[in-house]
Context: one part of a larger RNA
Molecule: large-subunit ribosomal RNA, domain VI
Organism: Candidatus Shapirobacteria bacterium
RNA sequence: CGUUUGAUUCUUGAGGGGAUUCGUCUACAGUACGAGAGGACCUAGACGAGGAAACCGCUGGUGUGUGAGUUGUCCUAACAAGGGCAUUGCUCAGUAGCCACGUUUCUAUAAGAUAACUGCUGAAAGCAUCUCAAGCAGGAAACUGACCCCAAGAUAAGGAAUCGUAUUCCCGUAAGGGAAAGAAGAUUGCCGGGAGACUACCGGUCAAUACUUUGGAGGUGGAAGAUCCGUAAGGAUUUAAGCUGACCAAAGGAAAAAUCGAAAG
Repeated sequence: CGUUUGAUUCUUGAGGGGAUUCGUCUACAGUACGAGAGGACCUAGACGAGGAAACCGCUGGUGUGUGAGUUGUCCUAACAAGGGCAUUGCUCAGUAGCCACGUUUCUAUAAGAUAACUGCUGAAAGCAUCUCAAGCAGGAAACUGACCCCAAGAUAAGGAAUCGUAUUCCCGUAAGGGAAAGAAGAUUGCCGGGAGACUACCGGUCAAUACUUUGGAGGUGGAAGAUCCGUAAGGAUUUAAGCUGACCAAAGGAAAAAUCGAAAG
């Protein structure tokens, strides 16, 4: 820009893409077959390998603004308590998120039309013949469909539901033109996100979106101060303490506004 009034939400599916893999074992059955050795088809069931997707309850990894321990040095006058730097100084754990080594699911299966091939009926050609004779049937991981995803710019531009289309003034005989106003709805701006390179998408300003406070979960592992014990290093009690990013809940609580947008037959 188009889809011939403008929008919001939901859809149909022309068409396109993906996936559609392989094995072992059990029963049938030591049966059919075979002198024996050996050893099935079919059918039913179980378990895997490879591949794919999703997720984080479990197991585990990471987790540089979580907690603790600890070395050197500098600083807060000193003690104590802390802070900075040293690869996050080093070390031990670890929430959310992300992830696999974890978990779950799928890789299933009708059907159709076929290939090679196997056939039925059957003449031309009194026989025979599956037939580039008429007619009829079976037959594969390939094809169509079945399963998953995208999809109406599918210009043949589809369908459904719902919402809006109200008013005034000026010029003009009229057709028409102009101005104000600004519907449904949308955008910008602002705060954010399980969304993200940017854009887009989603949420919020009409309220629980960010943030703050409180409480909790989870983590760390017993704070500081004080008292007591010990010459001291240190230990015990107060004290399952103190601290705590992303998780859960409640309460509090965040601009103003601007712009676009209304008609054809």